[in-house]
Context: one part of a larger RNA
Molecule: small-subunit ribosomal RNA, 5' domain
Organism: uncultured prokaryote
Order: sequence, then structure tokens, then C1' cells
RNA sequence: GAACGAACGCUGGCGGCAUGCCUAACACAUGCAAGUCGAACGAGAAAGUACCUUCGGGUGCGAGUAGAGUGGCGCACGGGUGAGUAACACGUAGGUGACCUACCGAUUAGUGGGGGAUAACCCGAAGAAAUUCGGGCUAAUACCGCAUAAGCAAGACAAAUUUGAAAGUAGUCUUGGAAAGAAUGCCUCUGCAUAUGCAUUUGCUGAUUGAUGGGCCUGCGGGACAUUAGUUUGAUGGUGGGGUAACGGCCUACCUUGACUUCGAUGUCUAGCGGAUCUGAGAGGAUGAUCCGCCACACUGGAACUGAGACACGGUCCAGACUCCUACGGGAGGCAGCAGUGGGGAAUAUUGCGCAAUGGGGGAAACCCUGACGCAGCAACGCCGCGUGAGUGAGGAAGGCUUUCGGGUUGUAAAACUCUGUCAAUGUUGAAAAACGGUGUUUGGUCUAAUAGGCCUUGCAUUUGAUGGUAAACAUAAAGGAAGCACCGGCUAACUUCGUGCCAGCAGCCGCGGUAAUACGAAGGGUGCAAGCGUUGUUC
Repeated sequence: GAACGAACGCUGGCGGCAUGCCUAACACAUGCAAGUCGAACGAGAAAGUACCUUCGGGUGCGAGUAGAGUGGCGCACGGGUGAGUAACACGUAGGUGACCUACCGAUUAGUGGGGGAUAACCCGAAGAAAUUCGGGCUAAUACCGCAUAAGCAAGACAAAUUUGAAAGUAGUCUUGGAAAGAAUGCCUCUGCAUAUGCAUUUGCUGAUUGAUGGGCCUGCGGGACAUUAGUUUGAUGGUGGGGUAACGGCCUACCUUGACUUCGAUGUCUAGCGGAUCUGAGAGGAUGAUCCGCCACACUGGAACUGAGACACGGUCCAGACUCCUACGGGAGGCAGCAGUGGGGAAUAUUGCGCAAUGGGGGAAACCCUGACGCAGCAACGCCGCGUGAGUGAGGAAGGCUUUCGGGUUGUAAAACUCUGUCAAUGUUGAAAAACGGUGUUUGGUCUAAUAGGCCUUGCAUUUGAUGGUAAACAUAAAGGAAGCACCGGCUAACUUCGUGCCAGCAGCCGCGGUAAUACGAAGGGUGCAAGCGUUGUUC
């Protein structure tokens, strides 16, 4: 000198854009943060209201609505944190002839015919509760056999061929394994008219391929300490077996005695890694907030289940600590999601608005959900921009300070005159961000027997904004509402007077102060930065 997620002191007008618990991965009240689908399925209220009534009630609408249940998809994304980890965790370059991939795209072959249950519901029972148990009824795209098998999988045979090698590939045979329907429309054929049938859309099953996302393996690279020198028993390798999507001591039985290491093993300490950020002419050094990629974690430790994918932050089970409820028998919980509270600390924000946009989940769609996100609030925490007026103005006014008493200086500074109107204030007008989608109408195409209907498509109209009556524009009046901080001995730009008298004090270094202090304190003046200025801390 530069920089900062900064803090502290004094001061503080406006706007834009960013940023904001670095400490206790400390404990958490409360609310919200993951649902959705009736076009998979069976069932199905009430309030209210109208009518009837034997005054008990009944019927219709409400409504096949609400709220539940079965089932499907999602919940493995998104969001947070950096505790652990010195490791194939990360980065980079490769390998997978050792692998998986739901949804999505393309291609292809199918979607036949049956069965038994079960929740919801009803009845009963236990319990303070959480919840649980028994009996009865019922549906499905829930569950289970059967049929079929172009591909596919396993086994056997196998010409030719590929590879360093194991493998594999044409072909033949044997064996094995699938499926589910739903919505809308129509009557051309026919034995038919809410059915069957036909058509469209969508779903389901098998197979191939693509895309995307991952798993695993390898070379190289990036901390400290030798005041850590030896380490290792599933340890090194083999065979058989098991396990996995997959190779492998990954696991196991037996056999073997290896394997690593001064080119630093092992141990201890520290640490998430990278793109990047800061500094520097560069080389390098330091850092790893925000943003992006990867990893790890979710009260602590362990485990599996479901699933395409987890050993799962707002899932399950077990153990532990802590908190809460309890009828003492037993139960409930997990903010390192967004706000917020206590605590710690020098120190870090609102228990806000909205799904309008972008993105995500579900759904045929309308739409629903979304503390992701978009916005607003708070903070000079940072960067950038603007303003606090401009011109003229010498009797060089008054006052202050100083003086050699002549004056000098503050100083064109003020006053005064003439202007301007940024920002702030008030008023008026008032956006872009909106296009999809829906509805109505319309153009062309496609499926089809079809002028139904579905799907694709071209125009037009209409509808949707949290921010926000915000940005912006115009008008009004008015210099009015808007300057501080540090320093002035040398380094280092800037000097005098008074007070004090080695006292009080200053100080980054050298050093000032003991009666004329440009170094302490005050004043006047000056210098430097400026809505900031200084100090402290840290890095280069």
C1' cells in the first nucleotide's frame, strides 16, 4: 500500500447492487418447510335449507361434496451444516471384457382366462393416553395361480472369428419366466344399443437402444511432526463356498507366509476438497464466507426394511444422554430447513408477503403443494453513484485569533444581489416483468366407417402481479432539510498562542514533558480523506 462475512470509537443525507452466527455440530417454546391423484378402488357424512309429519321423525337439495381408508407416484430432489475425514474424500487423466439406471425419447412383440383375501364400514373388547385386539361384510391398476413367449435368462452342442487372456458372437436343442385397466365418443358391420362391439387417448407387460444419473477400479497431485522407526493376523496370496447390480479377504473354511516401510510405513496433531478469493510485476504466499461442482453428516452410537435409487434431516427398530406427558401400568420428541427464543460471544437480521415469475412433486387437465424461489423488512457491513448549492460580491464589515500595535489572518469566506432545483417533502399520472394454461371462436392436418370424438396445429378475443400505487414522468414551493473524522516534532502533507512544569499526559519507531513544549491539554489557523473517518485484529 492492498484486502476483509469484520468488531470498536466519533459522526451520519439519499439511492442502486451485493452481503450478514466466523463463537456452542449448544439446548430449543410456537408456526410453517412434501405432498398429490375420484380419469386406479370400494364406501361416504354434517351444518344449513325446502316440503311432509302420527311431532318420534321422514324425504329432497346440500353431495357422490367434506373428512378418512385401499392403491399409484413422489418423499433418495430441493434446503441446511462442515462435526468427522490426510482418504481414491477431492482434483485431473483414464478403465469397467466386472456393473445398475424409476420417470423421459426411439423401435419392436403383446395386453388371454381365472382365484382367494383385506382395510375402510358394522358389532364387541382392552387402555389415562399413545394405540391395540377379536368377530362379520366388500372393491381395485392391491395380492396369487394358469395360458401364451417374437425378444430375454440359464444349461448343452457349435463352423468361422475376435482378444495378450478369460469372455463373447451366427446357428441348433432343452428348461424357465409377463401383463391391468381407465376416460371420452359412436352405431358403419353384426346376433347388439349406458352392456357387447368399434374408434381415439392414456395406462400395463416383455425386449432392444438412446439419454440422464450413479456404483466400482487405476496412474498422478495437493498438510505438520522423526522430540513418532518399525507396522500388520483377514494381515499377504491361493483353492472351494457364500454374498453383491458388479470386481474384490467383501465374508467364510482350509492351505501358504507373506505384505508395507528412511522415495518416511505406523503413530500423533491439524484440516472437508476443488472451481475460485486476496495479495503480488511475476514466481510465490495466504484463504476456502457468499456463487458453482463433489464429499460427509442429520441429538449420540448401531442396524436393517421399503424402493429403480437410502442403510433415508422433517421414515422404522434397538441402545444411550437430555426434555416433556402420565391415572405410575406406559408413552411422546429431535430447527446443522425458514423465521424466532435462551445461551455463548467483540459480533451477525423479520416468529413479514406471494406462489405473479423461474424451477420442482403429483395430476389427462383445471389445479393443489412448494420458508426452493421471487419480493419486502433490519444493518454505512461492503462496493458504486449522487447531494449538502451556483454566479457576482472589498467598506477586505463585525466577531475570533494574533501582533513588533503599523498591521496580519480567518477571507469572496459571510452579508447583500442574481440564479438553479439533483436528492428529500407534497400532489397527479403510472409501468415492464405475462407468457403459457383455461374458455369462446377460427385455419390446416392426422386416427377412423364417420360430418362423433380424440390428438397435433394457425390466428383473434378474454382472464392471471406478491413486489406496489413501487420504478419512472410531470407539477408545486423552497437555499430551504443534509459534514464529519483523524492529523499538524521527523518518518509524513500541515504552526502559532495560552495552560501545565519529568506532573498531568503522549507514543507505530526514534522519542517528547524537570518554566519560553510547533511532540501533553485547549484555542485559532492549517493538512488529508469524506458520509464517512480513525483504531484494533488477520493475510499478502